[in-house]
This record gives sequence, C1' cells and structure tokens, in this order.
RNA sequence: GGGGUGUUAGUUCAGUUGGUAGAAUACUUCAUUUGCACUGAAGGGGUCAAGAGAUCGAAACUCUUACACUCCA
Repeated sequence: GGGGUGUUAGUUCAGUUGGUAGAAUACUUCAUUUGCACUGAAGGGGUCAAGAGAUCGAAACUCUUACACUCCA
C1' cells in the first nucleotide's frame, strides 16, 4: 500500500424483508435474613464509532472517515 471482518446499555452479545432498540450480567430500590449472600419483584441506563446521501421511514442500504483484528505484498 491492497483485500476481508468487526464497532449496538458499565461488560459480553442478539437484533437478516428497512417499520416502537433487546437479552444476559452488572447497578439502584423493595421483599426475604439477626446480618451478608442466594432467591423473588420492580426500576434506571443507548446520539446503534463519526459524517454525508437515497427513502415516507435506517442499527440495517450507498459513499467517506476513525479505530480494532486478520490475510496478501
């Protein structure tokens, strides 16, 4: 320098036909306990890496950029 994959909640990851952003875990509160833990219930938390474009409508499609991993030279 060229090719490929990835970037979504604090963390690990789903979300495939473009139509209200989710799970687990963590965190907060309550119940339970002498107390802690476990367990149960409820709750908070997201500019979907950044910018632009097409579309009535984008996490998703197109272009550019950044970062990580990987292959070739």
The RNA shown here (transfer RNA) has 73 nucleotides and comes from a Bacteroidota bacterium. Rfam family: tRNA. By type it is a transfer RNA. Lineage of the source: Bacteria > Pseudomonadati > Bacteroidota. The coordinates come from a structure-prediction model, not an experiment, and the mean pLDDT is 82.